[in-house]
Molecule: c-di-AMP riboswitch aptamer (ydaO/yuaA leader)
Organism: Paenibacillus sp. NEAU-GSW1
């Protein structure tokens, strides 16, 4: 933008999470949904060097993915310990800051708003060439400004 809606398309935004294509069912088509293949992008396992290790000692195992990491305070909240009505610690909520991330080409400066979480391995993993071997969901509505430097259009 269309549409009563569902929901479709277009420009976009966070994130690796895009494109093509093959067959199945659905179906007028559009499109979807399942199974696959390839490109593209991400991610983990893996020599040597290298780093670590090497001894004592404690011990709360120790890795990954992600920007998601640290601490203060507060709670007639709930455990534990103790010099005992407090003190200290630990876990739970709240709030407040924070490493560090995001926001219409690209840096830098400056500004305004936002995030600052979850989740996976399973006692195991340093880097690591060649090699193996995953994953390609999910969630949205959008800050302005100045400097340099690109890209498309239009028009001579």
């Nucleotide at each position: 933008a269309c549409u009563a809606a569902u929901g479709u398309u277009a420009c976009g935004c966070u994130u690796a999470a895009u494109u093509u294509u093959c067959g199945g069912c659905u179906c007028c088509a559009g499109g979807g949904u399942c199974g696959g293949a390839a490109a593209g992008c991400g991610g983990g396992g893996g020599a040597a060097c290298c780093a670590a290790a090497c001894g004592c000692a404690a011990u709360u195992g120790g890795g990954g993915c992600g920007a998601a990491u640290a601490g203060a305070c507060u709670u007639c909240a709930g455990g534990u310990g103790c010099a005992a009505c407090g003190c200290a610690u630990c876990u739970a909520a709240g709030c407040c800051u924070u490493a560090g991330g995001g926001u219409a080409c690209c840096a830098u400066c400056u500004u305004a708003c936002c995030c600052g979480a979850g989740u996976c391995c399973g006692u195991c993993a340093g880097c690591u060439a060649a090699c193996c071997u995953c994953g390609u969901c999910a969630g949205c509505a959008g800050u302005g400004g100045a400097u340099g430097g690109g890209u498309c259009a239009a028009c001579u």